Two RNAs folded together computationally: RNase P RNA and transfer RNA, 427 nucleotides in total. It holds a member of the Rfam family "Bacterial RNase P class A". It is annotated as a ribozyme. The coordinates come from a structure-prediction model, not an experiment, and the mean pLDDT is 75.
RNA sequence: CGGGUAAACCAGACGGUUGCGCCUGCCAACCAGAGCAGGUGAGGAAAGUCCGGGCUCCACAGGGCAAGGAUGCCGGAUAACGUCCGGCGUAGGUAACUAUAGGGAAAGUGCAACAGAAACAUACCGCCGAAACGGGUCAUGCCGUGGUAAGGUUGAAAUGGUGAGGUAAGAGCUCACCGGCGUCUUGGAGACAAGGCGGCCGUGUAAACCCCAUCCGGAGCAAGACUAAGCAGGGCCUCGCAAGGGGGCGGCCCGUCCCCGCCCGAAGGUAAGUCGCUGGAGGCCGUCAGCAAUGGCGGUCCAAGAUGGAUGACCGUCCAACACAGAACCCGGCUUAUGGUUUACCCGUUUU
RNA sequence: GCUGAUAUAGCUUAAUGGCAGAGCACAGCAUUCGUAACGCUGAGGUUGUGGGUUCGACUCCCACUAUCAGCUCCA
Numbered sequence: 001c002g003g004g005u006a007a008a009c010c011a012g013a014c015g016g017u018u019g020c021g022c023c024u025g026c027c028a029a030c031c032a033g034a035g036c037a038g039g040u041g042a043g044g045a046a047a048g049u050c051c052g053g054g055c056u057c058c059a060c061a062g063g064g065c066a067a068g069g070a071u072g073c074c075g076g077a078u079a080a081c082g083u084c085c086g087g088c089g090u091a092g093g094u095a096a097c098u099a100u101a102g103g104g105a106a107a108g109u110g111c112a113a114c115a116g117a118a119a120c121a122u123a124c125c126g127c128c129g130a131a132a133c134g135g136g137u138c139a140u141g142c143c144g145u146g147g148u149a150a151g152g153u154u155g156a157a158a159u160g161g162u163g164a165g166g167u168a169a170g171a172g173c174u175c176a177c178c179g180g181c182g183u184c185u186u187g188g189a190g191a192c193a194a195g196g197c198g199g200c201c202g203u204g205u206a207a208a209c210c211c212c213a214u215c216c217g218g219a220g221c222a223a224g225a226c227u228a229a230g231c232a233g234g235g236c237c238u239c240g241c242a243a244g245g246g247g248g249c250g251g252c253c254c255g256u257c258c259c260c261g262c263c264c265g266a267a268g269g270u271a272a273g274u275c276g277c278u279g280g281a282g283g284c285c286g287u288c289a290g291c292a293a294u295g296g297c298g299g300u301c302c303a304a305g306a307u308g309g310a311u312g313a314c315c316g317u318c319c320a321a322c323a324c325a326g327a328a329c330c331c332g333g334c335u336u337a338u339g340g341u342u343u344a345c346c347c348g349u350u351u352u
Numbered sequence: 353g354c355u356g357a358u359a360u361a362g363c364u365u366a367a368u369g370g371c372a373g374a375g376c377a378c379a380g381c382a383u384u385c386g387u388a389a390c391g392c393u394g395a396g397g398u399u400g401u402g403g404g405u406u407c408g409a410c411u412c413c414c415a416c417u418a419u420c421a422g423c424u425c426c427a
Stems, first nucleotide, its partner, number of pairs: 001348010012318007020041007043324001047335002050333005055220004062254004068216005073087005088102001089100004103211002108209002110205003124152002126148003132145004160178006179201002181198007224275004233264004237240001244260006282301008353423007362376004370407001378394004400416005
């Protein structure tokens, strides 16, 4: 210098002109409005609404059953999580590093199209003729039954792989190395790793059903609470099974709560007001524990709260100042969109 | 703001994980004096986009994109 990997940070500053929401004060004894003055006013993702919680109501969220859903290596963090951190295994990369839905396929069921002989027991082409049976020949695997799974063919996948021995030809049949499985020992908290022993050796698929383990009640701020305003009751009969019946608690049971015959009909609102509404698992700094996620302690700060919905526009200077993009109950994550800066590390090239 | 669903040819829609089909529409031929209908033939699909699982994905899983529908309170 070029290429790459990982992490952290910023999201303009100053001045001028002109607008908007909320709060406080003055005019002003009270309420509302206007005016004036002051203060304050979006994000790293406010987004997607994909997970997890707080909060609220459903009954108190309780017990049991069933169904459904989610998660899935080990250990830890956390209010909780499908998130995060540290490891293990596997895969990719020269490397820095990255990815990982990663339990079980000897519990059972299903599927594996086409091709191919065969996709659970299969012989099409081959190889063999040793042993056994039958037939045939002058003779010869020549024929049938037979042996084989090395080679060929098909496929994503063909009964562990390579080599040697062995054999009639072959085959873990035997041996060496490698891979897997089982078992033992050692190390580790564990996932697992290393080593020994045993020829024990067909697959894939569980993001197919399923099995195992763990977790999950439902709905959502249009949740919900209060205030103001407004309304009409009537008819019929057999006069209402009470240790009964019906309904709610958005599956059922227990449990618990409410109602008690049938029919007809009326009113208000749908842009009413207030609360919920922002001080919180909060931010920043320091320190301690921890590899880290994170937690403890101390100090300090208060930083939008609208409801037709504000937070804007223009100009100048500095300058990389541009991109993605706008809160709607609040937090922790994930994912997606996006401009720039810095640091550390890796690889290559050149120079010393 | 919250909740749910859908996406396959121009339109309406099928398709147990195994060749993406059908109807209408479109083009050509045939028929007719001509047109329509009937008949024959044909073209037209990145199955919304991008990843993943699998030998193999319209189908299963994840993330995006677009479209559609529902939800106020007194009660």